A computed fold for a 346-nucleotide RNA from uncultured Thermophilibacter sp., annotated as Bacterial RNase P class A.

RNA sequence: GUGGGCCAGGCGACCGCGGGACGCGUACGCGUCAUGAGGAAAGUCCGGGCUCCCCAGGGCAGGAUGCCGGCUAACGGCCGGGCGGGGUAACCCGACGGAAAGCGCCGCAGAAAAGAAGACUCCCGCUGGCGGGUUCGCCCGUUGAGGGAAAAGCUGAAACGGUGGUGUAAGAGACCACCAGCGUCGUGGCAACACGGCGGCUUGGCAAGCCCCAUCCGGAGCAAACGCAAAUAGGAGCGCCAUGGUGUGGCCCGCACCGCGCUCGGGUUGCGCGCUUGAGGCGGUCGGAGACGACCGUCCUAGAUAAAUGGCCGCCCACGACAGAACCCGGCUUACCGGCCCACCU
Numbered sequence: 001g002u003g004g005g006c007c008a009g010g011c012g013a014c015c016g017c018g019g020g021a022c023g024c025g026u027a028c029g030c031g032u033c034a035u036g037a038g039g040a041a042a043g044u045c046c047g048g049g050c051u052c053c054c055c056a057g058g059g060c061a062g063g064a065u066g067c068c069g070g071c072u073a074a075c076g077g078c079c080g081g082g083c084g085g086g087g088u089a090a091c092c093c094g095a096c097g098g099a100a101a102g103c104g105c106c107g108c109a110g111a112a113a114a115g116a117a118g119a120c121u122c123c124c125g126c127u128g129g130c131g132g133g134u135u136c137g138c139c140c141g142u143u144g145a146g147g148g149a150a151a152a153g154c155u156g157a158a159a160c161g162g163u164g165g166u167g168u169a170a171g172a173g174a175c176c177a178c179c180a181g182c183g184u185c186g187u188g189g190c191a192a193c194a195c196g197g198c199g200g201c202u203u204g205g206c207a208a209g210c211c212c213c214a215u216c217c218g219g220a221g222c223a224a225a226c227g228c229a230a231a232u233a234g235g236a237g238c239g240c241c242a243u244g245g246u247g248u249g250g251c252c253c254g255c256a257c258c259g260c261g262c263u264c265g266g267g268u269u270g271c272g273c274g275c276u277u278g279a280g281g282c283g284g285u286c287g288g289a290g291a292c293g294a295c296c297g298u299c300c301u302a303g304a305u306a307a308a309u310g311g312c313c314g315c316c317c318a319c320g321a322c323a324g325a326a327c328c329c330g331g332c333u334u335a336c337c338g339g340c341c342c343a344c345c346u
Base pairs, nucleotide, nucleotide: 001344002343003342004341005340006339007338009316010315011314012313014311015310017036018035020033021032022031023030024029038322042333043332045331046330047329048328049327050221051220052219053218057253058252059251060250062217063216064215065214066213067081068080069079070078071077082096083094084093085092086091097212098211102210103209104206105205106204120153121152123148124147128143129142130141131140132139133138161179162178163177164176165175166174180202182199183198184197185196186195187194188193226272227271228270235264236263237262238261239260240259244258245257246256247255280299281298282297283296284295285294286293287292
């Protein structure tokens, strides 16, 4: 320095809280026993269990994920691998399918920003003109239309492969060597992919723009639901009304039922249950690279409801940060004082 694991003040005395079990008490209550906030309880970002719509279903729109293979109840999570990037390394990160299916965008600069766009400078250079030389064959210089070329230069984030050569009037994958890309064949691998042979020479970027492809997805939520008790006004007005209306996001089909919507007004805001035994914790054995799985054993560790764990004293010390359950669980993200342990790298 990197990766992983653990702790989250401790001990004692006194007084005081929550629910539970047991015992006593007419009741109020009293006594004993064990137990009572987290690694994130936070965020509400994902995924579920559970409850209802509901006796079911299908489609469209819409949304989510995006390399390969596994784990899991499931996931956008985790594990292993591949490729790419960062780091001396241990390791870390990745919004990682498709750009010739289509549409769209790439300012300024630059000649030109692409399914074939692009000619400003420069290079070569016909016929002919001018000047000079001449061994009278022609040569040199200059001008130079048409043409050759995109090689060199400029500009830019990016310029229709790169570097080095051959060749040429000058050039160009025109040809050659190496490299990158692409195609194809072989080998290895479940696969992503890797390596090698051969080949034509070569088809910017953005999809975290719309889109295409593959896979997945009902909705609402414990203030869900279920029950008991109590009270009231079986209220009034307006609108739609079977070719209709309603049925847990929108639209359509189907199915079920027969009412529905808006405004004003009246009653109840009580009690129980859901509510904690779980995809549970801990230990061991076996299997697996691992996430994890199987088996055996053992334990029961909050269920409040205006909201429980506090006060005080003494000692120790690492001098205690972030911070308090509200149906439950698996993840992710964020906050964080300090201590301990293991492995690896320099």